[in-house]
Model confidence (mean pLDDT): 81 of 100. A computed fold for a 73-nucleotide RNA from a Sphingobacteriaceae bacterium, annotated as transfer RNA. Its Rfam family is "tRNA". It is annotated as a transfer RNA. Taxonomically the source falls in Sphingobacteriaceae (Bacteria, Pseudomonadati, Sphingobacteriia, Sphingobacteriales).

RNA sequence: GGGUGCAUAGCUCAACUGGCAGAGCUGCAGACCUUUAAUCUGAUGGUUAUAGGUUCGAGUCCUAUUGCACCCA
Numbered sequence: 001g002g003g004u005g006c007a008u009a010g011c012u013c014a015a016c017u018g019g020c021a022g023a024g025c026u027g028c029a030g031a032c033c034u035u036u037a038a039u040c041u042g043a044u045g046g047u048u049a050u051a052g053g054u055u056c057g058a059g060u061c062c063u064a065u066u067g068c069a070c071c072c073a
Stems, first nucleotide, its partner, number of pairs: 001072007010025004019056001028042004049065005
């Protein structure tokens, strides 16, 4: 220098054909218990890396940029 893949909640990951963004864990509150742990219940938590475009509608499609990993030279 050229190419491929990835970026979604605090963490690990879903969302498969474009149609209301979800799960587990952590943390928080409660129940249970003499207390803690364990177990159970509940709620919370999101500018889907950034900026544009297409579309009635974008996490998903297109373009550019940034970061990371890998391949070729």